[in-house]
């Protein structure tokens, strides 16, 4: 927020949705192919694999490395998706209704 309930209105115990936190999955990871850039660069496209799993497989920041050519590396941080669980408050005033007492 909605539904249901009611002749109808209000209301919301209930249900669903939503939001937050947490668990599980996956390491936002890994392996290839094609193309592209070259220290003012290090990118793009595609395939596979990984999950009792659909989807995703990236963004940001910092540091390094390559001395010229084909190759990138490390660290931090952020989720999304699937599923499960928990939670989503307290106080004051006014008015109305019901119950009890004087």
């Nucleotide at each position: 927020g909605a539904a249901a309930u009611u002749a109808a209105u209000c209301g919301u115990a209930u249900u669903c949705u939503c939001c937050u936190u947490c668990g599980u999955a996956u390491a936002u990871c890994c392996u290839c192919g094609g193309a592209a850039a070259u220290a003012a660069g290090g990118u793009c496209c595609g395939a596979g694999a990984g999950u009792c799993u659909c989807u995703a497989c990236c963004g940001g920041a910092g540091c390094g490395c390559c001395g010229a050519u084909a190759a990138c590396g490390c660290u931090c941080u952020g989720a999304c998706u699937a599923u499960g669980a928990a939670g989503g408050u307290g106080g004051g005033a006014a008015u109305c209704a019901g119950g009890g007492g004087a």

Model confidence (mean pLDDT): 75 of 100.
Purine riboswitch aptamer, 102 nucleotides, folded computationally.
Its Rfam family is "Purine riboswitch aptamer". A reference for the family is Mandal et al. (2003), "Riboswitches Control Fundamental Biochemical Pathways in Bacillus subtilis and Other Bacteria", Cell. From the family's description: Riboswitches are metabolite binding domains within certain messenger RNAs that serve as precision sensors for their corresponding targets.